Small-subunit ribosomal RNA, 5' domain from iron-reducing bacterium enrichment culture clone HN-HFO71, 538 nucleotides, folded computationally.
[in-house]
Context: one part of a larger RNA
RNA sequence: GGACGAACGCUGGCGGCGUGCCUAACACAUGCAAGUCGAACGGAGAAUCAGCAAUGGUUCUUAGUGGCGAACGGGUGAGUAACGCGUAGACAACCUGCCUUCUAGAUGGGGACAACGUUCCGAAAGGGACGCUAAUACCGAAUGUUGUAUUGAAUCCGCAUGGAAUUGAUACUAAAGGUGGCCUCUAUUUAUAAGCUACCACUAGAAGAUGGGUCUGCGUCUGAUUAGCUAGUUGGUGAGGUAAUGGCUCACCAAGGCGAUGAUCAGUAGCCGGUCUGAGAGGAUGAACGGCCACACUGGGACCGAGACACGGCCCAGACUCCUACGGGAGGCAGCAGUGGGGAAUCUUCCGCAAUGGACGAAAGUCUGACGGAGCAACGCCGCGUGAGUGAAGAAGGUUUUAGGAUCGUAAAGCUCUGUCUUCAAGGACGAAUGUGCAUAUUGUGAAUAAUGAUAUGUAAUGACGGUACUUGAGGAGGAAGCCACGGCUAACUACGUGCCAGCAGCCGCGGUAAUACGUAGGUGGCAAGCGUUGUCC
Numbered sequence: 001g002g003a004c005g006a007a008c009g010c011u012g013g014c015g016g017c018g019u020g021c022c023u024a025a026c027a028c029a030u031g032c033a034a035g036u037c038g039a040a041c042g043g044a045g046a047a048u049c050a051g052c053a054a055u056g057g058u059u060c061u062u063a064g065u066g067g068c069g070a071a072c073g074g075g076u077g078a079g080u081a082a083c084g085c086g087u088a089g090a091c092a093a094c095c096u097g098c099c100u101u102c103u104a105g106a107u108g109g110g111g112a113c114a115a116c117g118u119u120c121c122g123a124a125a126g127g128g129a130c131g132c133u134a135a136u137a138c139c140g141a142a143u144g145u146u147g148u149a150u151u152g153a154a155u156c157c158g159c160a161u162g163g164a165a166u167u168g169a170u171a172c173u174a175a176a177g178g179u180g181g182c183c184u185c186u187a188u189u190u191a192u193a194a195g196c197u198a199c200c201a202c203u204a205g206a207a208g209a210u211g212g213g214u215c216u217g218c219g220u221c222u223g224a225u226u227a228g229c230u231a232g233u234u235g236g237u238g239a240g241g242u243a244a245u246g247g248c249u250c251a252c253c254a255a256g257g258c259g260a261u262g263a264u265c266a267g268u269a270g271c272c273g274g275u276c277u278g279a280g281a282g283g284a285u286g287a288a289c290g291g292c293c294a295c296a297c298u299g300g301g302a303c304c305g306a307g308a309c310a311c312g313g314c315c316c317a318g319a320c321u322c323c324u325a326c327g328g329g330a331g332g333c334a335g336c337a338g339u340g341g342g343g344a345a346u347c348u349u350c351c352g353c354a355a356u357g358g359a360c361g362a363a364a365g366u367c368u369g370a371c372g373g374a375g376c377a378a379c380g381c382c383g384c385g386u387g388a389g390u391g392a393a394g395a396a397g398g399u400u401u402u403a404g405g406a407u408c409g410u411a412a413a414g415c416u417c418u419g420u421c422u423u424c425a426a427g428g429a430c431g432a433a434u435g436u437g438c439a440u441a442u443u444g445u446g447a448a449u450a451a452u453g454a455u456a457u458g459u460a461a462u463g464a465c466g467g468u469a470c471u472u473g474a475g476g477a478g479g480a481a482g483c484c485a486c487g488g489c490u491a492a493c494u495a496c497g498u499g500c501c502a503g504c505a506g507c508c509g510c511g512g513u514a515a516u517a518c519g520u521a522g523g524u525g526g527c528a529a530g531c532g533u534u535g536u537c538c
Stems, first nucleotide, its partner, number of pairs: 001538004006534005013384006019377002021342001026340003030337003035068003040065002043062008075295003084220008094212002099208007107141001109139002116131006147172007155164003177200006186193003221267003228258003233255008270292004274285004297318005320331004348374001350373003356370001357368004387417004397408004421479001423474005431465001436460010482527005487508003493522005503510002
């Protein structure tokens, strides 16, 4: 000199864009942060219509069964010196829901369990018994394009174990319907479905894409005042387990494996793209943003599932907090706000799903503290303003003086202007149409002018921010400057007070009666909505 997620002191006009618990991974009141689908299913309730009623239809809501999601998104950095991360590769040792393309299918049955009803136990949380019922829930059977396992034949290829495709045999293995429309076919006969059709779902398989898993080379802090470490340890055979290789696990066998090129132990630490500094080499660092990893009160465990050993799921143990009828129960902010505590120190218990993205849904739509915004804080960067021109009687006043003067100083006043910002008033956005609804047209499927998919055109509605930005008008210089320094380094000097006192100080050093070094005043210098100090890094 530069930099900062900074703090402290004095001061403080505005705007834009960013940033904001670095400490206690301390404990948490309250609210919200993951739901959605009635076009999978049986009920219940409400409204309405028809009807004298019984009853039937339509619409809406939804506890339960079921499906998908909840493994994403969001937070934190405790642990981890490790294939964790970075980089370059490998898988002939692997998996992949939703999505895309293609191939083949979807036959025919059965028995339950919730909800519900009756009843019992319990303070509650909740639980038990009996009975009824539906499904795209569950379970057999059929078929078997294929797939898997075993086995036969023959072909091609490679990278060591081997791999690929073809054709036989045996065994095992699948499915589910829903909504809209129609009468061409079929069946009853004039309008329906068990029929046909469109769309969405379903099953098996092949491929792709995406996302993951595993392995390997190299790199990745300090300490030798840590020198030896290791029995599943190192390797083999066989088996189990896994999506998959492997001591991953187990039985047996062998005695190996690592280490001064630093093993083991101890300390510290999430890693990287980057960031800061520096001419560079390098050094330091890893806030915000992006990628990867790990964690979710502490420790352990599995379940469901394509995916978890799962932040707002389950079970067990522990600590803590709360409820209790003392028998027993409930909870987990390192999500967004917010509270206490700790600390030098770090914000609103705000608005909205309008946009972007996500989950579900055929869609309308619902949910979304992701996100978009607003609020607070000079915490940072950038920009603007606090007026401009003229004005010598060099006014008054302050300071100083050799008492003449000098200086503050064109500074002020005065005169002439401007209107950025501010104040008031009026108008008032972009972000929003490639999305959505409706209508029409073309086209695919179709028997069809129905229906539906795709495309195009027209039209309508939709904005949290926000009456904000911006524009226009009006008023009036009015409302807007401080901080630090002035002995040398280092730009900037005098007066008074004090008298080795009070004090200053980054270093050298000032102060003991003329202090440019302390304190005050005037002046001057520097920076400026900031300035100085402290801390840390280069």
RNAcentral holds the full RNA, with entries from ENA, Greengenes and SILVA. Its Rfam family is "Bacterial small subunit ribosomal RNA". Gene Ontology terms of the family: ribosome and structural constituent of ribosome.